[in-house]
RNA sequence: AGAGUUUGAUCCUGGCUCGGAACGAACGCUGGCGGCGCGCCUAACACAUGCAAGUCGAGCGGGGCCGGGGGCAACUCCGGUCCAGCGGCGGACGGGUGAGUAACACGUGGGUAAUCGACCUUCGGGACGGGGACAACCCUUCGGAAGGAGGGCUGAUACCGGAUGCGUCCCUGCUGGCUUCGGCCGGGAGGGAGAAAGUCGCAAGACGCCCGGAGACGAGCCCGCGGCCCAUCAGCUAGUUGGCGGGGUAACGGCCCACCAAGGCGACGACGGGUAGCUGGUCUGAGAGGACGACCAGCCACACUGGAACUGAGACACGGUCCAGACUCCUACGGGAGGCAGCAGUGGGGAAUCUUGCGCAAUGGGCGAAAGCCUGACGCAGCGACGCCGCGUGUGCGAUGAAGGCCUUCGGGUCGUAAAGCACUGUCGCGGGGGACGAAGCUCUGACGGUACCCCGAGAGGAAGCACCGGCUAACUCUGUGCCAGCAGCCGCGGUAAUACAGAGGGUGCGAGCGUUGUUCGGAAUUAUUGGGCGUAAAGCGCUUGUAGGCGGCGCGUCAAGUCGCGUGUGAAACCCCGAGGCUCCACCUCGGAAGUGCGCGUGAAACUGGCGUGCUCGAGUCCCGGAGAGGGUCGCGGAAUUCCCGGUGUAGAGGUGAAAUUCGUAGAUAUCGGGAGGAACACCAGAGGCGAAGGCGGCGACCUGGAAGGAGACUGACGCUGAGAAGCGAAAGCGUGGGGAGCAAACAGGAUUAGAUACCCUGGUAGUCCACGCCGUAAACGAUGGACGCUAGCUGUGGGAGGAGUUGACCCCUUCCGUGGCGACGCAAACGCAAUAAGCGUCCCGCCUGGGGAGUACGGCCGCAAGGCUAAAACUCAAAGGAAUUGACGGGGGCCCGCACAAGCGGUGGAGCAUGUGGUUUAAUUCGACACACGCGCAGAACCUUACCCGGGUUUGACAUGUCAGGAACCCCGUGGAGACACGGGGGUGCCCGCAAGGGAGCCUGAACACAGGUGCUGCAUGGCUGUCGUCAGCUCGUGUCGUGAGAUGUUGGGUUAAGUCCCGCAACGAGCGCAACCCCUGCCUCCAGUUGCCAGCGUAAAGCCGGGCACUUUGGAGGGACUGCCGGUGUCAAGCCGGAGGAAGGUGGGGAUGACGUCAAGUCCUCAUGGCCUUUAUGCCCGGGGCCACACACGUGCUACAAUGGCCGGUACAAAGGGACGCGAGGGCGCGAGCCGGAGCCAAUCCCGGAAAACCGGUCCCAGUUCGGAUCGGAGUCUGCAACUCGACUCCGCGAAGUCGGAAUCGCUAGUAAUCGCGGAUCAGAACGCCGCGGUGAAUACGUUCCCGGGCCUUGUACACACCGCCCGUCACACCAUGGGAGUCAGUUGCUCCAGAAGUCGGUGACCGAACCCGCAAGGGGCGGAGCCGCCCAAGGAGUGCCUGGCGGCUGGGGUGAAGUCGGAACAAGGUA
Repeated sequence: AGAGUUUGAUCCUGGCUCGGAACGAACGCUGGCGGCGCGCCUAACACAUGCAAGUCGAGCGGGGCCGGGGGCAACUCCGGUCCAGCGGCGGACGGGUGAGUAACACGUGGGUAAUCGACCUUCGGGACGGGGACAACCCUUCGGAAGGAGGGCUGAUACCGGAUGCGUCCCUGCUGGCUUCGGCCGGGAGGGAGAAAGUCGCAAGACGCCCGGAGACGAGCCCGCGGCCCAUCAGCUAGUUGGCGGGGUAACGGCCCACCAAGGCGACGACGGGUAGCUGGUCUGAGAGGACGACCAGCCACACUGGAACUGAGACACGGUCCAGACUCCUACGGGAGGCAGCAGUGGGGAAUCUUGCGCAAUGGGCGAAAGCCUGACGCAGCGACGCCGCGUGUGCGAUGAAGGCCUUCGGGUCGUAAAGCACUGUCGCGGGGGACGAAGCUCUGACGGUACCCCGAGAGGAAGCACCGGCUAACUCUGUGCCAGCAGCCGCGGUAAUACAGAGGGUGCGAGCGUUGUUCGGAAUUAUUGGGCGUAAAGCGCUUGUAGGCGGCGCGUCAAGUCGCGUGUGAAACCCCGAGGCUCCACCUCGGAAGUGCGCGUGAAACUGGCGUGCUCGAGUCCCGGAGAGGGUCGCGGAAUUCCCGGUGUAGAGGUGAAAUUCGUAGAUAUCGGGAGGAACACCAGAGGCGAAGGCGGCGACCUGGAAGGAGACUGACGCUGAGAAGCGAAAGCGUGGGGAGCAAACAGGAUUAGAUACCCUGGUAGUCCACGCCGUAAACGAUGGACGCUAGCUGUGGGAGGAGUUGACCCCUUCCGUGGCGACGCAAACGCAAUAAGCGUCCCGCCUGGGGAGUACGGCCGCAAGGCUAAAACUCAAAGGAAUUGACGGGGGCCCGCACAAGCGGUGGAGCAUGUGGUUUAAUUCGACACACGCGCAGAACCUUACCCGGGUUUGACAUGUCAGGAACCCCGUGGAGACACGGGGGUGCCCGCAAGGGAGCCUGAACACAGGUGCUGCAUGGCUGUCGUCAGCUCGUGUCGUGAGAUGUUGGGUUAAGUCCCGCAACGAGCGCAACCCCUGCCUCCAGUUGCCAGCGUAAAGCCGGGCACUUUGGAGGGACUGCCGGUGUCAAGCCGGAGGAAGGUGGGGAUGACGUCAAGUCCUCAUGGCCUUUAUGCCCGGGGCCACACACGUGCUACAAUGGCCGGUACAAAGGGACGCGAGGGCGCGAGCCGGAGCCAAUCCCGGAAAACCGGUCCCAGUUCGGAUCGGAGUCUGCAACUCGACUCCGCGAAGUCGGAAUCGCUAGUAAUCGCGGAUCAGAACGCCGCGGUGAAUACGUUCCCGGGCCUUGUACACACCGCCCGUCACACCAUGGGAGUCAGUUGCUCCAGAAGUCGGUGACCGAACCCGCAAGGGGCGGAGCCGCCCAAGGAGUGCCUGGCGGCUGGGGUGAAGUCGGAACAAGGUA
């Protein structure tokens, strides 16, 4: 620091996802040790039990026990100890929790001149003298208890008068200083009020006590600033805001009360709702920031829930009180008791969080003079890998690279020096021994703990797992599985070879842990202050005016708010960072430093911003002049046209369409002429033109009126820009009321079209369109581009104004300002493009965006008569949705151009019969493959064989290969069974090489066992090879250069031309390759060579090339020539070329063939062959017999023969080419009607044979008919091949004589020696062609032309297609699931308001009842004071009523989303077939 993922590819936008770090965690697997930390995040749910706050006898009285003294004893005194009580101090600290709280609660900085403080320190002063009670205790008594009641006694550092009063407080004066002007601090005077306690000690003295000053530490109150979300919460407020007076408090205050006033708060977010303890800090991050607020520390709040006060220095009080409520417990039913959010612990909840431990030894706290007591604060230990840190599970040597596993191309590789083995070490653990620091100035005192630590001993012994290995991302193989089972963070894997599932081997990563899940930050510049955007990706409000606000020209002066410098205070500690130190190191801890971007105060500066003052004119504005304009409004006027009405002429149609029909018309239409009515819109001018803020504005005139531009001066003096809200304007459609209504025209009706046609087309036609007034307020309201200002090359049009020049003047021309267009530089941009009218460079202000869908929807609110508008979510769902550009493909887009593509023409197919192939069906099997360009295809030849299929019989080292062993040479013959294969049995018989022999060896055969063979078994979607097809189409590419961010483009496009990317020209291209063409073969002309088996003109021969002879011709087969647009004319760009002509056998590639670019179709073939994998191996192999591939109700393809007279039949007669022939062709001759047979000459073939070519031609016959056409089918008889023609051959003869009379829709071939027609040959082959491959004979017609169908090429265009139009894709309906809105209502919760009620309690009133202290009084009694009780204000719970809000459920209902194969159509994407 980035990566994956949208595409065929690219760039961009944009979301999703991942790699990182962290955690109070949890879960899974695993787990050796130690140190330091941490450990209910959920139910502020309920709690058994124990403990957590007491202490003081040196404040006091009493009681129990023990000891001592006195006393006979009762009793009394002293000391110790224990107990409760009076009294004092403490229980307001410490400890817990986070419910509530959005608040001066917290943080930070200030204020308190508006305050308080027990204990502590310090200073000043003081404590004199009296009085009356009450607990305990005793007695009586109530109650089950808890707890009381009455009476009696008593002490005090308890309580109460009196005295004194430094100072304090109050009142009245004087005075210094300060001040927020209220007052405060100090000095001084007069009057008044107002204190005290003692205990211990022999004593000194100590500890206390009272009043006051100061301090320290702490607390209260007030203020500035700071820190959450929702505006779908926009208005809130009655003690409310202020005042006067009073009450209250330690203290200010509306804190409280009476009265008076009517204020106060709010867009800088009041009020309301939701959420939340705040902070130091923690986590993350480069930082800015974001998220969080466990542990530790500060503050706050709370203590079962709610309310309340009392006591006190301090509380509205966690382990106090009272009341109410809920809950739990006890009860004798009358009443009582309780509050773990203290430490442990229990139940419950939950994914989840510990011991009912030890100790006060240390630190700290309370009390005490002290000893000491108390202390679940704390110090320790226990449990938990919860986290961080450290350590270990061994170290060295060790290759026959052991065994074993896994893989393998079978050679080997790997686990792997790993193990074993040998040598060693001793951390942790184990055993034994020693043994702390923490404990202090001295003695004593240690829970932890016999712990840490040290020493010794034995001993490799007890100690490794987890996740991952398709890409991201480090790590690969085998097997299993077969869209199954499963994986998955994203992209995505799995449908028979899965590095992605599962297992294994191996590997990678981390390691006492490793993964997973959850959460936070990061990456994410993906909320952008740092640091983003808005023409087309999401995003400029439809436009204007303008409020608040933000921003703002030039100069001078001043202030110092912002800003900046310096100083100072604060910014707690801990934490982070740096340095040092202590635990062996580390984690951890200690000390010091630094930092803490903040706030306060003081002081200084004055450039900039700002305030104030003053000035300026260039921004802005005002006045004047002459022009332009569909700017707006009102009133009027005009002509053309449509329609309607009236009249004339006139007759049968008109209208409409692709074609029609509906419709109109003989009741007179359409057409035409004249007249009239009415409404709406204004042709030409008209323009890329003008005006307006936008919407928008178009005949002419008048009136009213807005704005802009130009010109010249004068004036004002920053008056400016923008603009949240707000207000106004705002096309069309729509709404209301009333008019109007010619044309047009939703709805509607009819006619067509269509499978349908609720559409497109046609005929009609109502709202509406028009006017007035009022609503609506939207739009692709678009330049998809907010407004203002300044700046930044040019060229060219156009509208308006001014100026110059033109002697004047119109045009042209030049200059200038404003407007409006085109092109274009820099620059910008993802690209397209923008480019002075910016999308450039800058400033200011506003609006808006943050993935797609859900959705501009729901709910709420506001507006509207309604329709609806504005504002505007969420659940859920997807891994994308997008922009621009690229290459293709496609288009019922365009241009150019080809092809028997159409057209023109000839002959066919489709109908018949038969042949053949296929589908289907059948079958034991009808083997298999080929499926738009397959189907007389693989098959150039299935009776057996072939043969792969079926049935049956047999065989297992196999029919075939290699290796081992044994035997035998090989080989030949015979017998039995059998359909055969085969099984069983017998006989003959030896060769070659080495060796004297025995024997051995090679080859072959047989047998045995095992490795293995074998498979036409599967996969052509694992493959090679070969082939088909587009297509003999003219294309397909590369190198370098150039252009582009890139895909890619250029070249290859363009202008011509060609059969051709053929050639020429041009050109940021220049070259090159594969294709095209040519080179090759056949054929057409000529020449040369050669002359047998070929030929025969001339010569010889009776005839026959038969012979002599000859090689001219023909011919054969070799070699050459010839044709190249070479020549001429025209044309064309002086080109390429084209047209015409000459010559020539042949002319513009002469005709034909061979030749098939890059590629496409997962095209075809595992059954030619080869081959990976899988499967099978007494069978899916092998052998044999028989059957099947030949089936047949059908369907299709390809053919043959026909339907006849251009013909059939009979007779006669002529002319080929190319081939084949020894397991062959087979002549002459003979036989047979014939197929053929007998026979065998000749020929290894220019020699002989196949071999008569046929159509044609000549002659005859048939006479238009199911025939003398046609030949199927069937019967009979034969021939030939073959082991064998039954299933199932071909042919012959005789007989039989079917369908068929030219073929529906549709469809095929062919452009010349072609089609058509005629025969001949060959391959295969024993035999078996109507097929196939060839050969020649006869031998046409037609092509205007390229609109259309099909296919193709090039350029261009559009695209939402890219498995590419056989594409993509939309909506309803049906089904399943999911979330959600509405819904009569219903349930629950929060809360407002009104009323009722009113516990405890403070306060107020009263207080006839009660009461020791003081006063009067001898006393009784009275007074004063206090209190109970009662009354009142306030008020918690509770009750009643009524609202708002939130949530759950809800028959039914609305749409939405998702789902491999459903239905209907075909809306969009190509002019998507109606843009």

Overview
This is a predicted structure of a 1475-nucleotide RNA (small-subunit ribosomal RNA) from a metagenome. Rfam family: Bacterial small subunit ribosomal RNA. Its family is annotated with ribosome and structural constituent of ribosome in the Gene Ontology.